[in-house]
RNA sequence: GGGGAUGUGGCGGAAUCGGCAGACGCAACGGACUUAAAAUCCGUUGGUGGAAACACCGUACGGGUUCAAGUCCCGUCAUCCCCA
Repeated sequence: GGGGAUGUGGCGGAAUCGGCAGACGCAACGGACUUAAAAUCCGUUGGUGGAAACACCGUACGGGUUCAAGUCCCGUCAUCCCCA
């Protein structure tokens, strides 16, 4: 230099043919149980604003297509692999 794969909450990792983003697990926090703890069980957890209801934003970054994009197209960045 050329080609390919991957990039999603705190972590791993789903999302079938473009149709409610974050299922499921881990972890953390709160509660129940216990003399106390462990284990177990229940609940909550992307961000911002808000008392709440709710609203807005969010799939590496920047654009595009579309009524609608994590998904398709273009460019860039990072990591890994192959070729030279």
Predicted 3D model of an 84-nucleotide RNA (transfer RNA) from an uncultured Erysipelotrichaceae bacterium. It matches the Rfam family "tRNA". About the family: Transfer RNA (tRNA) molecules are approximately 80 nucleotides in length. The sequence was found in a public genome assembly.